[in-house]
Molecule: transfer RNA
Organism: archaeon
RNA sequence: GCCUUGGUAGCUCAGUGGUAGAGCGUGUGCUUGGUAAGCACAAGGUCGUGGAUUCAACUUCCAUCCAAGGCU
Repeated sequence: GCCUUGGUAGCUCAGUGGUAGAGCGUGUGCUUGGUAAGCACAAGGUCGUGGAUUCAACUUCCAUCCAAGGCU
RNA backbone atom coordinates (compact mmCIF):
# COMPACT_ATOMS: atom_id res chain seq x y z
P G A 1 -0.56 3.76 3.59
O5' G A 1 -0.91 2.84 2.31
C5' G A 1 -0.67 3.35 0.99
C4' G A 1 -0.69 2.24 0.00
C3' G A 1 -1.92 1.36 0.00
O3' G A 1 -3.01 1.92 -0.72
C1' G A 1 0.00 0.00 0.00
P C A 2 -4.48 1.71 -0.25
O5' C A 2 -4.80 0.21 -0.69
C5' C A 2 -4.79 -0.16 -2.05
C4' C A 2 -4.96 -1.65 -2.20
C3' C A 2 -6.15 -2.26 -1.49
O3' C A 2 -7.37 -2.10 -2.21
C1' C A 2 -4.23 -3.54 -1.02
P C A 3 -8.77 -2.08 -1.45
O5' C A 3 -8.99 -3.57 -0.95
C5' C A 3 -9.14 -4.63 -1.87
C4' C A 3 -9.20 -5.97 -1.17
C3' C A 3 -10.26 -6.08 -0.09
O3' C A 3 -11.57 -6.31 -0.60
C1' C A 3 -8.23 -6.97 0.71
P U A 4 -12.86 -5.86 0.20
O5' U A 4 -12.92 -6.89 1.40
C5' U A 4 -13.13 -8.27 1.14
C4' U A 4 -13.06 -9.08 2.43
C3' U A 4 -13.97 -8.60 3.54
O3' U A 4 -15.31 -9.02 3.37
C1' U A 4 -11.83 -9.04 4.41
P U A 5 -16.50 -8.15 3.91
O5' U A 5 -16.43 -8.35 5.49
C5' U A 5 -16.63 -9.63 6.05
C4' U A 5 -16.29 -9.63 7.53
C3' U A 5 -16.97 -8.57 8.38
O3' U A 5 -18.31 -8.88 8.70
C1' U A 5 -14.68 -8.67 8.92
P G A 6 -19.35 -7.73 8.87
O5' G A 6 -18.94 -7.05 10.24
C5' G A 6 -19.11 -7.73 11.47
C4' G A 6 -18.32 -7.06 12.57
C3' G A 6 -18.80 -5.68 13.02
O3' G A 6 -19.91 -5.73 13.87
C1' G A 6 -16.44 -5.69 12.82
P G A 7 -20.90 -4.44 13.89
O5' G A 7 -20.09 -3.36 14.72
C5' G A 7 -19.63 -3.65 16.05
C4' G A 7 -18.97 -2.42 16.66
C3' G A 7 -19.89 -1.24 16.83
O3' G A 7 -19.59 -0.53 18.03
C1' G A 7 -18.06 -0.63 15.47
P U A 8 -20.53 -0.66 19.27
O5' U A 8 -21.99 -0.40 18.64
C5' U A 8 -22.48 0.92 18.45
C4' U A 8 -23.97 0.97 18.60
C3' U A 8 -24.52 0.40 19.90
O3' U A 8 -24.40 1.30 21.00
C1' U A 8 -25.78 -0.45 18.11
P A A 9 -24.02 0.70 22.46
O5' A A 9 -25.30 0.99 23.36
C5' A A 9 -25.67 2.33 23.69
C4' A A 9 -26.19 2.41 25.11
C3' A A 9 -25.34 1.67 26.14
O3' A A 9 -25.32 2.41 27.35
C1' A A 9 -27.55 0.85 26.17
P G A 10 -24.08 3.34 27.74
O5' G A 10 -23.16 2.35 28.61
C5' G A 10 -21.95 2.85 29.20
C4' G A 10 -21.39 1.82 30.16
C3' G A 10 -21.16 0.46 29.55
O3' G A 10 -19.88 0.36 28.98
C1' G A 10 -22.45 0.24 31.52
P C A 11 -19.70 -0.41 27.55
O5' C A 11 -19.73 -1.95 27.93
C5' C A 11 -18.73 -2.54 28.74
C4' C A 11 -19.05 -4.00 29.01
C3' C A 11 -19.35 -4.84 27.78
O3' C A 11 -18.17 -5.32 27.15
C1' C A 11 -21.02 -5.20 29.41
P U A 12 -18.18 -5.64 25.56
O5' U A 12 -19.12 -6.91 25.44
C5' U A 12 -18.76 -8.16 26.02
C4' U A 12 -19.81 -9.21 25.72
C3' U A 12 -20.25 -9.30 24.28
O3' U A 12 -19.34 -10.03 23.47
C1' U A 12 -22.14 -9.31 25.69
P C A 13 -19.32 -9.81 21.85
O5' C A 13 -20.90 -9.95 21.63
C5' C A 13 -21.49 -9.70 20.39
C4' C A 13 -22.96 -10.07 20.50
C3' C A 13 -23.82 -9.71 19.31
O3' C A 13 -23.64 -10.64 18.27
C1' C A 13 -24.93 -9.12 21.32
P A A 14 -24.19 -10.27 16.82
O5' A A 14 -25.75 -10.57 17.08
C5' A A 14 -26.68 -10.05 16.19
C4' A A 14 -28.08 -10.37 16.69
C3' A A 14 -29.15 -9.87 15.73
O3' A A 14 -29.36 -10.78 14.67
C1' A A 14 -29.67 -9.19 17.94
P G A 15 -29.03 -10.32 13.19
O5' G A 15 -30.12 -9.19 12.94
C5' G A 15 -31.50 -9.45 13.14
C4' G A 15 -32.26 -8.18 13.33
C3' G A 15 -32.07 -7.14 12.24
O3' G A 15 -32.87 -7.41 11.09
C1' G A 15 -31.93 -6.10 14.36
P U A 16 -32.14 -8.05 9.79
O5' U A 16 -32.83 -7.25 8.60
C5' U A 16 -32.57 -5.89 8.37
C4' U A 16 -32.25 -5.65 6.91
C3' U A 16 -33.31 -6.20 5.93
O3' U A 16 -33.39 -5.32 4.81
C1' U A 16 -31.22 -7.17 5.46
P G A 17 -34.78 -5.12 4.08
O5' G A 17 -34.94 -3.52 4.06
C5' G A 17 -34.18 -2.70 4.90
C4' G A 17 -34.97 -1.46 5.30
C3' G A 17 -36.47 -1.57 5.18
O3' G A 17 -37.08 -0.84 6.21
C1' G A 17 -35.72 0.25 3.91
P G A 18 -37.79 -1.69 7.37
O5' G A 18 -38.77 -0.61 8.00
C5' G A 18 -38.23 0.53 8.69
C4' G A 18 -39.34 1.48 9.09
C3' G A 18 -40.56 0.82 9.72
O3' G A 18 -41.16 1.71 10.66
C1' G A 18 -41.19 1.88 7.70
P U A 19 -41.12 1.28 12.15
O5' U A 19 -40.13 2.36 12.77
C5' U A 19 -40.24 3.72 12.39
C4' U A 19 -40.02 4.62 13.60
C3' U A 19 -39.32 3.94 14.77
O3' U A 19 -38.50 4.91 15.44
C1' U A 19 -41.43 4.71 15.47
P A A 20 -36.92 4.56 15.59
O5' A A 20 -36.84 3.01 15.87
C5' A A 20 -37.14 2.50 17.12
C4' A A 20 -36.39 1.25 17.41
C3' A A 20 -36.34 0.92 18.89
O3' A A 20 -37.51 0.21 19.27
C1' A A 20 -34.18 0.71 17.94
P G A 21 -37.86 -0.09 20.79
O5' G A 21 -37.33 -1.57 20.87
C5' G A 21 -36.99 -2.16 22.12
C4' G A 21 -36.54 -3.56 21.86
C3' G A 21 -35.85 -4.23 23.04
O3' G A 21 -36.79 -4.75 23.95
C1' G A 21 -34.56 -4.53 21.09
P A A 22 -36.33 -5.01 25.49
O5' A A 22 -35.51 -6.37 25.40
C5' A A 22 -36.15 -7.56 24.96
C4' A A 22 -35.14 -8.71 24.88
C3' A A 22 -34.37 -8.98 26.16
O3' A A 22 -35.10 -9.74 27.08
C1' A A 22 -32.89 -8.92 24.33
P G A 23 -34.87 -9.50 28.67
O5' G A 23 -33.47 -10.21 28.97
C5' G A 23 -33.33 -11.60 28.77
C4' G A 23 -31.87 -12.00 28.90
C3' G A 23 -31.17 -11.49 30.15
O3' G A 23 -31.43 -12.30 31.29
C1' G A 23 -29.84 -11.05 28.26
P C A 24 -31.62 -11.60 32.73
O5' C A 24 -30.15 -11.07 33.08
C5' C A 24 -29.11 -11.99 33.31
C4' C A 24 -27.75 -11.31 33.33
C3' C A 24 -27.60 -10.18 34.34
O3' C A 24 -27.36 -10.63 35.66
C1' C A 24 -26.73 -9.51 32.25
P G A 25 -27.96 -9.81 36.88
O5' G A 25 -27.25 -8.38 36.76
C5' G A 25 -25.88 -8.26 37.03
C4' G A 25 -25.37 -6.87 36.69
C3' G A 25 -26.02 -5.74 37.45
O3' G A 25 -25.50 -5.58 38.76
C1' G A 25 -25.92 -5.18 35.18
P U A 26 -26.44 -5.04 39.94
O5' U A 26 -26.84 -3.55 39.51
C5' U A 26 -25.86 -2.54 39.45
C4' U A 26 -26.48 -1.19 39.11
C3' U A 26 -27.69 -0.80 39.95
O3' U A 26 -27.33 -0.25 41.20
C1' U A 26 -28.15 -0.43 37.67
P G A 27 -28.30 -0.50 42.49
O5' G A 27 -29.56 0.42 42.19
C5' G A 27 -29.43 1.83 42.15
C4' G A 27 -30.73 2.49 41.77
C3' G A 27 -31.95 2.07 42.58
O3' G A 27 -32.03 2.74 43.82
C1' G A 27 -32.48 2.04 40.28
P U A 28 -32.77 2.01 45.07
O5' U A 28 -34.31 2.04 44.68
C5' U A 28 -35.00 3.28 44.60
C4' U A 28 -36.42 3.07 44.09
C3' U A 28 -37.26 2.06 44.85
O3' U A 28 -37.78 2.54 46.07
C1' U A 28 -37.50 1.70 42.53
P G A 29 -38.08 1.54 47.28
O5' G A 29 -39.34 0.68 46.77
C5' G A 29 -40.60 1.30 46.63
C4' G A 29 -41.57 0.41 45.87
C3' G A 29 -41.92 -0.92 46.53
O3' G A 29 -42.90 -0.80 47.55
C1' G A 29 -41.44 -1.28 44.25
P C A 30 -42.96 -1.86 48.75
O5' C A 30 -43.48 -3.18 48.00
C5' C A 30 -44.78 -3.23 47.46
C4' C A 30 -45.05 -4.58 46.79
C3' C A 30 -44.86 -5.79 47.69
O3' C A 30 -45.97 -6.04 48.51
C1' C A 30 -43.80 -6.15 45.60
P U A 31 -45.76 -6.56 50.02
O5' U A 31 -45.12 -8.00 49.87
C5' U A 31 -45.83 -9.05 49.23
C4' U A 31 -44.93 -10.23 48.96
C3' U A 31 -44.15 -10.75 50.16
O3' U A 31 -44.95 -11.62 50.97
C1' U A 31 -42.70 -10.52 48.32
P U A 32 -45.06 -11.34 52.57
O5' U A 32 -43.62 -11.79 53.08
C5' U A 32 -43.20 -13.12 52.96
C4' U A 32 -41.82 -13.30 53.54
C3' U A 32 -41.58 -12.65 54.90
O3' U A 32 -42.08 -13.44 55.96
C1' U A 32 -39.78 -12.14 53.47
P G A 33 -42.94 -12.72 57.13
O5' G A 33 -41.85 -11.85 57.89
C5' G A 33 -42.27 -10.89 58.86
C4' G A 33 -41.07 -10.45 59.68
C3' G A 33 -39.86 -10.07 58.88
O3' G A 33 -39.92 -8.70 58.47
C1' G A 33 -39.21 -11.58 60.55
P G A 34 -39.55 -8.31 56.91
O5' G A 34 -37.97 -8.45 56.92
C5' G A 34 -37.18 -7.61 57.75
C4' G A 34 -35.73 -8.03 57.68
C3' G A 34 -35.17 -8.24 56.29
O3' G A 34 -34.80 -7.01 55.71
C1' G A 34 -34.57 -10.07 57.65
P U A 35 -34.58 -6.94 54.09
O5' U A 35 -33.41 -8.02 53.94
C5' U A 35 -32.54 -7.92 52.83
C4' U A 35 -31.47 -8.98 52.93
C3' U A 35 -31.22 -9.71 51.62
O3' U A 35 -30.44 -8.94 50.71
C1' U A 35 -31.28 -11.27 53.37
P A A 36 -30.99 -8.79 49.23
O5' A A 36 -30.68 -10.21 48.58
C5' A A 36 -29.35 -10.70 48.55
C4' A A 36 -29.31 -12.18 48.28
C3' A A 36 -30.08 -12.64 47.05
O3' A A 36 -29.34 -12.48 45.85
C1' A A 36 -30.63 -14.01 48.88
P A A 37 -30.15 -11.98 44.56
O5' A A 37 -31.13 -13.18 44.22
C5' A A 37 -30.61 -14.45 43.83
C4' A A 37 -31.70 -15.50 43.82
C3' A A 37 -32.89 -15.18 42.93
O3' A A 37 -32.67 -15.53 41.56
C1' A A 37 -33.66 -15.82 45.04
P G A 38 -33.26 -14.59 40.41
O5' G A 38 -34.85 -14.71 40.59
C5' G A 38 -35.50 -15.95 40.42
C4' G A 38 -36.95 -15.85 40.79
C3' G A 38 -37.74 -14.76 40.09
O3' G A 38 -38.17 -15.15 38.79
C1' G A 38 -38.18 -14.67 42.38
P C A 39 -38.24 -14.08 37.62
O5' C A 39 -39.50 -13.19 37.99
C5' C A 39 -40.79 -13.75 38.05
C4' C A 39 -41.80 -12.75 38.57
C3' C A 39 -41.84 -11.41 37.87
O3' C A 39 -42.55 -11.45 36.64
C1' C A 39 -41.83 -11.07 40.19
P A A 40 -42.13 -10.48 35.44
O5' A A 40 -42.64 -9.05 35.94
C5' A A 40 -44.03 -8.83 36.11
C4' A A 40 -44.29 -7.45 36.69
C3' A A 40 -43.65 -6.28 35.96
O3' A A 40 -44.38 -5.89 34.81
C1' A A 40 -43.27 -6.05 38.25
P C A 41 -43.66 -5.26 33.57
O5' C A 41 -43.23 -3.80 34.07
C5' C A 41 -44.23 -2.85 34.37
C4' C A 41 -43.65 -1.67 35.13
C3' C A 41 -42.57 -0.88 34.42
O3' C A 41 -43.10 0.03 33.47
C1' C A 41 -41.86 -1.31 36.62
P A A 42 -42.19 0.48 32.19
O5' A A 42 -41.06 1.38 32.85
C5' A A 42 -41.40 2.59 33.52
C4' A A 42 -40.21 3.18 34.23
C3' A A 42 -39.02 3.54 33.34
O3' A A 42 -39.19 4.79 32.71
C1' A A 42 -38.25 2.38 35.27
P A A 43 -38.44 5.09 31.31
O5' A A 43 -36.96 5.49 31.78
C5' A A 43 -36.75 6.58 32.65
C4' A A 43 -35.35 6.55 33.22
C3' A A 43 -34.24 6.55 32.19
O3' A A 43 -33.94 7.86 31.74
C1' A A 43 -33.83 4.87 33.79
P G A 44 -33.68 8.16 30.23
O5' G A 44 -32.30 7.41 29.96
C5' G A 44 -31.12 7.78 30.64
C4' G A 44 -30.06 6.73 30.47
C3' G A 44 -29.75 6.38 29.03
O3' G A 44 -28.85 7.31 28.43
C1' G A 44 -30.02 4.40 30.29
P G A 45 -29.34 8.15 27.11
O5' G A 45 -29.08 7.17 25.88
C5' G A 45 -27.96 6.30 25.89
C4' G A 45 -27.55 5.98 24.49
C3' G A 45 -27.79 7.07 23.44
O3' G A 45 -26.68 7.12 22.56
C1' G A 45 -28.85 5.06 22.79
P U A 46 -25.71 8.42 22.61
O5' U A 46 -26.36 9.32 21.46
C5' U A 46 -26.43 8.84 20.13
C4' U A 46 -27.20 9.79 19.28
C3' U A 46 -26.91 9.64 17.80
O3' U A 46 -27.70 8.60 17.25
C1' U A 46 -26.81 11.94 18.42
P C A 47 -27.39 8.02 15.81
O5' C A 47 -26.89 6.53 16.07
C5' C A 47 -25.76 6.25 16.88
C4' C A 47 -25.41 4.79 16.78
C3' C A 47 -24.89 4.36 15.43
O3' C A 47 -23.92 3.34 15.60
C1' C A 47 -26.83 3.15 15.94
P G A 48 -22.82 3.03 14.43
O5' G A 48 -21.58 3.96 14.82
C5' G A 48 -21.26 4.17 16.19
C4' G A 48 -20.06 5.10 16.31
C3' G A 48 -20.14 6.35 15.45
O3' G A 48 -20.91 7.37 16.04
C1' G A 48 -18.03 5.34 15.18
P U A 49 -21.82 8.33 15.11
O5' U A 49 -20.76 9.17 14.30
C5' U A 49 -19.88 10.06 14.97
C4' U A 49 -19.00 10.81 13.97
C3' U A 49 -19.73 11.43 12.80
O3' U A 49 -20.33 12.67 13.10
C1' U A 49 -17.87 10.25 12.01
P G A 50 -21.67 13.12 12.34
O5' G A 50 -21.15 13.50 10.88
C5' G A 50 -20.17 14.50 10.71
C4' G A 50 -19.76 14.61 9.26
C3' G A 50 -20.90 14.65 8.27
O3' G A 50 -21.48 15.93 8.17
C1' G A 50 -19.27 13.13 7.51
P G A 51 -22.89 16.11 7.40
O5' G A 51 -22.46 16.00 5.89
C5' G A 51 -23.42 15.66 4.90
C4' G A 51 -22.74 15.17 3.64
C3' G A 51 -23.68 14.55 2.61
O3' G A 51 -24.28 15.56 1.80
C1' G A 51 -21.89 13.08 2.98
P A A 52 -25.86 15.38 1.45
O5' A A 52 -25.91 14.19 0.41
C5' A A 52 -25.14 14.26 -0.78
C4' A A 52 -25.20 12.96 -1.54
C3' A A 52 -26.59 12.43 -1.83
O3' A A 52 -27.21 13.06 -2.92
C1' A A 52 -25.20 10.67 -1.03
P U A 53 -28.83 13.21 -2.97
O5' U A 53 -29.36 11.73 -3.18
C5' U A 53 -29.04 11.02 -4.34
C4' U A 53 -29.56 9.60 -4.28
C3' U A 53 -31.04 9.49 -3.93
O3' U A 53 -31.87 9.70 -5.06
C1' U A 53 -29.78 7.94 -2.65
P U A 54 -33.15 10.70 -4.93
O5' U A 54 -34.14 9.90 -4.00
C5' U A 54 -34.64 8.64 -4.40
C4' U A 54 -35.33 7.93 -3.26
C3' U A 54 -36.37 8.75 -2.52
O3' U A 54 -37.61 8.81 -3.23
C1' U A 54 -34.99 7.61 -0.96
P C A 55 -38.40 10.20 -3.32
O5' C A 55 -38.90 10.46 -1.83
C5' C A 55 -39.49 11.73 -1.50
C4' C A 55 -40.14 11.63 -0.13
C3' C A 55 -39.29 10.99 0.95
O3' C A 55 -38.39 11.91 1.54
C1' C A 55 -41.41 10.01 0.97
P A A 56 -36.86 11.40 1.84
O5' A A 56 -37.03 10.30 2.98
C5' A A 56 -37.50 10.70 4.27
C4' A A 56 -37.82 9.48 5.11
C3' A A 56 -36.67 8.52 5.35
O3' A A 56 -35.82 8.95 6.40
C1' A A 56 -38.59 7.29 4.73
P A A 57 -34.24 8.85 6.21
O5' A A 57 -33.93 7.28 6.24
C5' A A 57 -34.39 6.49 7.34
C4' A A 57 -33.38 5.41 7.68
C3' A A 57 -32.01 5.95 8.15
O3' A A 57 -31.45 5.04 9.07
C1' A A 57 -31.73 4.68 6.19
P C A 58 -31.64 5.21 10.61
O5' C A 58 -30.69 4.08 11.26
C5' C A 58 -29.34 4.37 11.52
C4' C A 58 -28.55 3.09 11.58
C3' C A 58 -28.42 2.32 10.28
O3' C A 58 -27.40 2.81 9.46
C1' C A 58 -28.96 0.84 12.07
P U A 59 -27.60 2.92 7.84
O5' U A 59 -28.02 1.44 7.38
C5' U A 59 -27.12 0.36 7.54
C4' U A 59 -27.79 -0.95 7.18
C3' U A 59 -28.19 -1.09 5.71
O3' U A 59 -27.97 -2.42 5.28
C1' U A 59 -30.12 -1.27 7.08
P U A 60 -26.67 -2.73 4.38
O5' U A 60 -26.90 -1.91 3.05
C5' U A 60 -27.63 -2.47 1.96
C4' U A 60 -27.63 -1.53 0.77
C3' U A 60 -26.34 -0.76 0.51
O3' U A 60 -25.38 -1.55 -0.19
C1' U A 60 -28.16 0.73 0.38
P C A 61 -23.81 -1.31 0.08
O5' C A 61 -23.52 0.05 -0.70
C5' C A 61 -23.65 0.11 -2.09
C4' C A 61 -23.34 1.51 -2.60
C3' C A 61 -22.03 2.12 -2.10
O3' C A 61 -20.90 1.68 -2.83
C1' C A 61 -23.76 3.69 -1.84
P C A 62 -19.44 1.57 -2.12
O5' C A 62 -19.00 3.10 -1.98
C5' C A 62 -18.77 3.88 -3.12
C4' C A 62 -18.41 5.30 -2.76
C3' C A 62 -17.31 5.46 -1.71
O3' C A 62 -16.00 5.31 -2.25
C1' C A 62 -19.09 6.88 -1.17
P A A 63 -14.81 4.73 -1.34
O5' A A 63 -14.47 5.95 -0.38
C5' A A 63 -13.99 7.17 -0.92
C4' A A 63 -14.01 8.28 0.10
C3' A A 63 -13.23 8.01 1.38
O3' A A 63 -11.82 8.22 1.25
C1' A A 63 -15.35 8.89 1.92
P U A 64 -10.79 7.33 2.06
O5' U A 64 -11.01 7.82 3.57
C5' U A 64 -10.71 9.17 3.93
C4' U A 64 -11.24 9.47 5.32
C3' U A 64 -10.74 8.57 6.43
O3' U A 64 -9.43 8.93 6.89
C1' U A 64 -13.06 8.83 6.62
P C A 65 -8.48 7.78 7.54
O5' C A 65 -9.08 7.64 9.02
C5' C A 65 -9.00 8.71 9.93
C4' C A 65 -9.68 8.35 11.24
C3' C A 65 -9.22 7.06 11.88
O3' C A 65 -8.00 7.20 12.60
C1' C A 65 -11.58 7.15 11.90
P C A 66 -7.03 5.94 12.72
O5' C A 66 -7.78 4.95 13.71
C5' C A 66 -8.05 5.33 15.06
C4' C A 66 -8.94 4.31 15.75
C3' C A 66 -8.48 2.87 15.69
O3' C A 66 -7.44 2.58 16.64
C1' C A 66 -10.77 2.96 15.18
P A A 67 -6.38 1.41 16.29
O5' A A 67 -7.21 0.06 16.47
C5' A A 67 -7.74 -0.30 17.73
C4' A A 67 -8.54 -1.57 17.65
C3' A A 67 -7.87 -2.74 16.96
O3' A A 67 -6.95 -3.43 17.80
C1' A A 67 -10.08 -2.54 16.17
P A A 68 -5.71 -4.23 17.13
O5' A A 68 -6.38 -5.52 16.48
C5' A A 68 -7.02 -6.49 17.32
C4' A A 68 -7.73 -7.53 16.49
C3' A A 68 -6.88 -8.20 15.42
O3' A A 68 -6.01 -9.21 15.91
C1' A A 68 -8.96 -7.60 14.50
P G A 69 -4.61 -9.52 15.12
O5' G A 69 -5.05 -10.20 13.76
C5' G A 69 -5.67 -11.48 13.76
C4' G A 69 -6.24 -11.83 12.43
C3' G A 69 -5.27 -11.88 11.26
O3' G A 69 -4.46 -13.06 11.23
C1' G A 69 -7.21 -10.75 10.59
P G A 70 -3.01 -13.02 10.54
O5' G A 70 -3.31 -12.92 8.98
C5' G A 70 -3.92 -14.01 8.32
C4' G A 70 -4.32 -13.62 6.91
C3' G A 70 -3.19 -13.24 5.97
O3' G A 70 -2.48 -14.36 5.45
C1' G A 70 -4.96 -11.70 5.74
P C A 71 -0.95 -14.23 4.98
O5' C A 71 -1.01 -13.33 3.67
C5' C A 71 -1.64 -13.84 2.50
C4' C A 71 -1.61 -12.80 1.39
C3' C A 71 -0.24 -12.25 1.04
O3' C A 71 0.50 -13.12 0.20
C1' C A 71 -1.76 -10.47 1.21
P U A 72 2.12 -13.18 0.30
O5' U A 72 2.59 -11.76 -0.26
C5' U A 72 2.32 -11.43 -1.63
C4' U A 72 2.64 -9.98 -1.89
C3' U A 72 4.05 -9.52 -1.52
O3' U A 72 5.01 -9.90 -2.50
C1' U A 72 2.49 -7.93 -0.74